[in-house]
RNA sequence: CACCGACAAAGGCAAACCCGCCGAAAGGCGGGGACGCAAAGCCACGGGUCUAAGGACAUAACGUCUAGGGCAGCCGGGUUACCGAA
Numbered sequence: 001c002a003c004c005g006a007c008a009a010a011g012g013c014a015a016a017c018c019c020g021c022c023g024a025a026a027g028g029c030g031g032g033g034a035c036g037c038a039a040a041g042c043c044a045c046g047g048g049u050c051u052a053a054g055g056a057c058a059u060a061a062c063g064u065c066u067a068g069g070g071c072a073g074c075c076g077g078g079u080u081a082c083c084g085a086a
Base pairs, nucleotide, nucleotide: 004084005083012037013036017032018031019030020029021028022027035073041079042078043077045076046075047074048071049070050069054066055065056064057063
């Protein structure tokens, strides 16, 4: 240094839920709060998945399809990084 991840050490992040705000929604941001996480740091490149404003189709009505919108705590991938036992 790389791989790897301990009944080590110092720490870090923050699910659900609640409050406020943004958004059509999915969801996001801030505060509280901890289910968990060795990258649960960052990135939408691939797969998957969520939503459907707008658009298309259809209807008496109900509706169906669609991502330029999301999810990095779904997986893969890229990239950066604390510590140092086996």
Molecule: c-di-GMP-I riboswitch aptamer
Organism: Syntrophomonas sp.